Predicted 3D model of a 73-nucleotide RNA (transfer RNA) from a Candidatus Curtissbacteria bacterium. The sequence is in RNAcentral, with records from ENA. Its Rfam family is "tRNA". It is annotated as a transfer RNA. NCBI's taxonomy places the organism under Bacteria, Bacteria candidate phyla, Candidatus Curtissiibacteriota.

[in-house]
C1' cells in the first nucleotide's frame, strides 16, 4: 500500500431492512434489617465511532473517513 474481522449504555454483550436498540454486572431509590449484605421492587444511562448515500423504513445495505485486531506484501 492491499485485504478480512471489529467499534452499540460506566463494563461484557444480544438486536431477519420493520414495535419504544434489550440482557447481564455495575450505579441510584424504595422494600426489607438493629446495620450492613443478600434478596425483591423501580428508575437512570447508548440519535449504534464520525460524515455522506440507498429505501416507505438503516445498529444492519453502500461509499470515505477515524480507532482497535489480524494476514499478505
Nucleotide at each position: 500500500g492491499c485485504c478480512c474481522u471489529u467499534g452499540u449504555a460506566g463494563g461484557u454483550c444480544a438486536a431477519c431492512g420493520g414495535a419504544u436498540a434489550g440482557a447481564c454486572c455495575a450505579u441510584c431509590a424504595g422494600c426489607u434489617u438493629c446495620c450492613g449484605a443478600a434478596g425483591c421492587u423501580g428508575a437512570a444511562a447508548a440519535u449504534u465511532g464520525c460524515a455522506g448515500g440507498u429505501u416507505c423504513g438503516a445498529a444492519u445495505c453502500c461509499u470515505g473517513u477515524c480507532g482497535a485486531g489480524g494476514g499478505c506484501a